[in-house]
Molecule: Bacterial RNase P class A
Organism: Pseudomonadota bacterium
RNA sequence: CCAGACGGCCGGACGGUCGCGCGUGCAGGUCCCGAAAGGGCGCAUGCGAGGAAAGUCCGGGCUCCACGUCGACACGGCGGCGGGUAACGCCCGCCGGGGGCAACCCCAGGGAUAGCGCCACAGAGAACCAGUCCGCCGAUGGCUCGCAAGAGUACAGGCAAGGGUGAAACGGUGGGGUAAGAGCCCACCGCCCCGACCGCAAGGAAGGGGGCACGGCAAGCCCCGCCGGGAGCAAGACCGAAUAGGGAUGCAUCUCCCGAAAGGGGGAAGGUCUGUCGCGGGCCGCAUCCGGGUAGGUCGCGCGAACCGCGCAGCGAUGCGCGGUCCAGAGGAAUGACCGUCCCGCCCACAAGGGCGGACAGAACCCGGCUUACAGGCCGUCUGGCAUU
Numbered sequence: 001c002c003a004g005a006c007g008g009c010c011g012g013a014c015g016g017u018c019g020c021g022c023g024u025g026c027a028g029g030u031c032c033c034g035a036a037a038g039g040g041c042g043c044a045u046g047c048g049a050g051g052a053a054a055g056u057c058c059g060g061g062c063u064c065c066a067c068g069u070c071g072a073c074a075c076g077g078c079g080g081c082g083g084g085u086a087a088c089g090c091c092c093g094c095c096g097g098g099g100g101c102a103a104c105c106c107c108a109g110g111g112a113u114a115g116c117g118c119c120a121c122a123g124a125g126a127a128c129c130a131g132u133c134c135g136c137c138g139a140u141g142g143c144u145c146g147c148a149a150g151a152g153u154a155c156a157g158g159c160a161a162g163g164g165u166g167a168a169a170c171g172g173u174g175g176g177g178u179a180a181g182a183g184c185c186c187a188c189c190g191c192c193c194c195g196a197c198c199g200c201a202a203g204g205a206a207g208g209g210g211g212c213a214c215g216g217c218a219a220g221c222c223c224c225g226c227c228g229g230g231a232g233c234a235a236g237a238c239c240g241a242a243u244a245g246g247g248a249u250g251c252a253u254c255u256c257c258c259g260a261a262a263g264g265g266g267g268a269a270g271g272u273c274u275g276u277c278g279c280g281g282g283c284c285g286c287a288u289c290c291g292g293g294u295a296g297g298u299c300g301c302g303c304g305a306a307c308c309g310c311g312c313a314g315c316g317a318u319g320c321g322c323g324g325u326c327c328a329g330a331g332g333a334a335u336g337a338c339c340g341u342c343c344c345g346c347c348c349a350c351a352a353g354g355g356c357g358g359a360c361a362g363a364a365c366c367c368g369g370c371u372u373a374c375a376g377g378c379c380g381u382c383u384g385g386c387a388u389u
Stems, first nucleotide, its partner, number of pairs: 001385010012342007020048007029041001031040003050360001054371002057369005062232004075228005080094005095109001096107004110223002115221002117217003133163002135159003140156002142153004171189006190212001191210004197204002236299004246290006253268006270284005306325008343358006
């Protein structure tokens, strides 16, 4: 320098003007909405999106409901071993398998001798003690020829060697053997069983034995082990209107109708609402008290498994200690716009300079993960190659 692997970080900067949300302080009624509670309106000041705020896929906190801390069944999830954690399906370390020259990456990684099922197309045959499509043999028996030795034929029969199909055809290579063949026998490789010893464990493994049997799929049913109550901040708690509506007590002027009464209904007067007064209109026995509860309001709501720095323990995930910081919180929803200087990319230009653009996306109860999206850029460690010293 080229190609690559892994980990971490940033994701426009500064200034000005105007504006928005929340908090705090001041001002506090002349204003607006509302019955009220409460909210708005002014000035100053502090803070104001993310690494994913996203998908809502896991795990928790919190809240309400249910509950016998038992068992069985069903349903859902998880699945090598050890550790971390509040917990996890997450993370770390290791084991086993696979890929890469390597750094390193990937694995839904219990059980296929509990049982069932499936294995497309092709092929004779796709799974139990298999199978003859082409092929080889035909020693033995049959048939023909021959006096005989024997020869021929391919009828019975033997053969998994060779060919062919396939992802996969019931170990591989070589030799012996045979009629032809075959772990039938032998050597090596592979496989299976046992296994000293090592390791907390998953697991590894010296050595010994066995001619060799055991195909694949469990993100098919299933079996084994472990885990799992339900709903979710529209959870839930508090306050709480009226000309809505329930109850208790007391008081009710005049009149008409029904009724024996209790009481019920209509009218007048009166009360009340319509901002005030008058008119008009609506509603109503009156007063006090009690309880539920709609609209509405308040809380829940951000000091937390928090963030930053240093030290210690640990290979690491992580834990502990010390010091420092306070960091959006709403209501269908603020976090913005413009200007200037600079940064980055592209285009035009000899140049000075000019033009265009700056990704993905956007909180709504909170936290830990995973997954997905993302212009451009920075840093560190490592691997392979080339060159030079």